[in-house]
RNA sequence: GACCUCGUAGCUCAGCCGGAAGAGCGUCGCCGUGCGAAGGCGGAGGCCGCAGGUUCGAUCCCUGCCGGGGUCU
Numbered sequence: 001g002a003c004c005u006c007g008u009a010g011c012u013c014a015g016c017c018g019g020a021a022g023a024g025c026g027u028c029g030c031c032g033u034g035c036g037a038a039g040g041c042g043g044a045g046g047c048c049g050c051a052g053g054u055u056c057g058a059u060c061c062c063u064g065c066c067g068g069g070g071u072c073u
Base pairs, nucleotide, nucleotide: 001072002071003070004069005068006067007066010025011024012023013022019056027043028042029041030040031039049065050064051063052062053061
């Protein structure tokens, strides 16, 4: 330098061909217990890496950048 791949909640990830975002763990509250633990119930938390474009509508498609990983020269 060229190409491929990934970037979504605090962490690990899902979200197939566009109709507007979810799980597990964690965290908070309640139940539970003599106090706790286990277990159960409920809640908060994400403008989907950034900026443009296409579209009535974009996490998803296109372009450029940024960052991680990889292959080749």
This is a predicted structure of a 73-nucleotide RNA (transfer RNA) from Phycisphaera sp. The sequence is in RNAcentral, with records from ENA. Rfam family: tRNA. Rfam classes the family as a transfer RNA. Its family is annotated with triplet codon-amino acid adaptor activity in the Gene Ontology. Rfam's curators write: Transfer RNA (tRNA) molecules are approximately 80 nucleotides in length. Model confidence (mean pLDDT): 82 of 100. The organism belongs to Phycisphaera, within Bacteria.